[in-house]
Two RNAs folded together computationally: RNase P RNA and transfer RNA, 439 nucleotides in total. It holds a member of the Rfam family "Bacterial RNase P class A". By type it is a ribozyme. Rfam links the family to the GO terms ribonuclease P activity, dimeric ribonuclease P complex and tRNA processing. Model confidence (mean pLDDT): 77 of 100.
RNA sequence: CCGGGGAGUGGGGCGGUCGCGGCCCGCCGGAAACGGCGGGCUGAGGAAAGUCCGAGCUCCACAGGGCAGACUGCCAGGUAACGCCUGGGCGCCGUGAGGCGACGGAAAGGGCCACAGAAAACAAACCGCCCGCUUCGGCGGGUAAGGGUGAAAAGGUGGGGUAAGAGCCCACCGCACCGCUGGUAACAGCUGGUGGCACGGUAACCCCCAGUCGGAGCAAGGCCAAAUAGGCGACGAGGCUCGGCCCGAGCCGUUCGAGUCGUGGGUAGGCCGCACGAGGUGGCGGGUGACCGUCAUCCCAGAGAGAUGACCGUCCGUCUGCUGCGGUAGGCGAACAGAACUCGGCUUACGGCUCCACCGGCACC
RNA sequence: GCGCCCGUAGCUCAGCUGGACAGAGCAACGGCCUUCUAAGCCGUGGGUCCCAGGUUCGAGUCCUGGCGGGCGCG
Numbered sequence: 001c002c003g004g005g006g007a008g009u010g011g012g013g014c015g016g017u018c019g020c021g022g023c024c025c026g027c028c029g030g031a032a033a034c035g036g037c038g039g040g041c042u043g044a045g046g047a048a049a050g051u052c053c054g055a056g057c058u059c060c061a062c063a064g065g066g067c068a069g070a071c072u073g074c075c076a077g078g079u080a081a082c083g084c085c086u087g088g089g090c091g092c093c094g095u096g097a098g099g100c101g102a103c104g105g106a107a108a109g110g111g112c113c114a115c116a117g118a119a120a121a122c123a124a125a126c127c128g129c130c131c132g133c134u135u136c137g138g139c140g141g142g143u144a145a146g147g148g149u150g151a152a153a154a155g156g157u158g159g160g161g162u163a164a165g166a167g168c169c170c171a172c173c174g175c176a177c178c179g180c181u182g183g184u185a186a187c188a189g190c191u192g193g194u195g196g197c198a199c200g201g202u203a204a205c206c207c208c209c210a211g212u213c214g215g216a217g218c219a220a221g222g223c224c225a226a227a228u229a230g231g232c233g234a235c236g237a238g239g240c241u242c243g244g245c246c247c248g249a250g251c252c253g254u255u256c257g258a259g260u261c262g263u264g265g266g267u268a269g270g271c272c273g274c275a276c277g278a279g280g281u282g283g284c285g286g287g288u289g290a291c292c293g294u295c296a297u298c299c300c301a302g303a304g305a306g307a308u309g310a311c312c313g314u315c316c317g318u319c320u321g322c323u324g325c326g327g328u329a330g331g332c333g334a335a336c337a338g339a340a341c342u343c344g345g346c347u348u349a350c351g352g353c354u355c356c357a358c359c360g361g362c363a364c365c
Numbered sequence: 366g367c368g369c370c371c372g373u374a375g376c377u378c379a380g381c382u383g384g385a386c387a388g389a390g391c392a393a394c395g396g397c398c399u400u401c402u403a404a405g406c407c408g409u410g411g412g413u414c415c416c417a418g419g420u421u422c423g424a425g426u427c428c429u430g431g432c433g434g435g436c437g438c439g
């Protein structure tokens, strides 16, 4: 220098003017509500998004039991919690830095594996090989070493053995189990022992194992105000709650009618919830890290269908033109995107810029 | 706010429990018939199975994420 990998940032910094939202103060008017004028402070994001997970908060239930259902799935840690994060293990990809992983169980059971192929899973003989018989066309038997099919064909190499073969036997490699060592563990290692080796794939098919799980959502919910008639008609013996079903329990109702449907009316305003929080920033300490502890400091949008944009000066960055290489003139500062109970994550969208003691290649010293 | 469904040819839809080339009707195009047109008959072309990734030997179908559209409840 080129190419890559990782991390971060988020309409550049400072000052000013106008406009818009919110809050506060002063003056004036007003009985008040409120209005006018002036001033001050403050005002979108890393994703505010999708609503995919997890919680806070609020109300309902708290009388449970069984079945069904949903989700999670290597190990350890972090956390309020999580399907998130960190570290580790194993596997895959990459020359590498590094990245990715739905990563329990296929000897509990069931299902499926098209076409091709002899055979697709308690095996199986199409060709070939070997033995026997033969009317010489074949027939019977043995054989999974070779051929062929397929995505996938029942350990691999070599030797022995045999009629031909085969873990049939042996050595090495692989595999399974046991033991030992290291590690909290997942797991790894072993010149250890045992076993000829045991049944292919699929669980993002059912299923099994282990674990977790009340419901609803700020239109939650509370207070005030307003309006009232719970009218009329029909059906009607059951209805409602306890997550979906069953058992069981509770409440309302069956003369006085629960509930459902239809019809006709009333209200449809204000305040709280709601902005101090698992909070931000900085220092120190602990930890490999996620994160935790402690001290200091800061207050940081909140309304309603919903406010943020424009301009000027200067600096910086960048692009273009001119150049007497000192500069100078002009332009641009963008992409994705706009809070509406609130947080922690994930995912998705995104122009540019910055950093790295990271990796590979080339060149030079 | 919560819940559910759909996306396949120009249009309307099939595709079951994954399996050769993804089909049907209408439309389009060509031919036959007719003096001509329609109807009818014969034939032909046409697909990013919404997009991306994954599981699998194999995906329209299964899973995950995204995009677009529709419906219901309060």
Stems, first nucleotide, its partner, number of pairs: 001361004005356005012315007020043010045336001049347002052345005057217004064247004069213005074088005089103001090101004104208002109206002111202003126147002128143006155173006174197001175195004179190004221272004231263005238252005279298008316333007366438007375391004384422001393409005415431005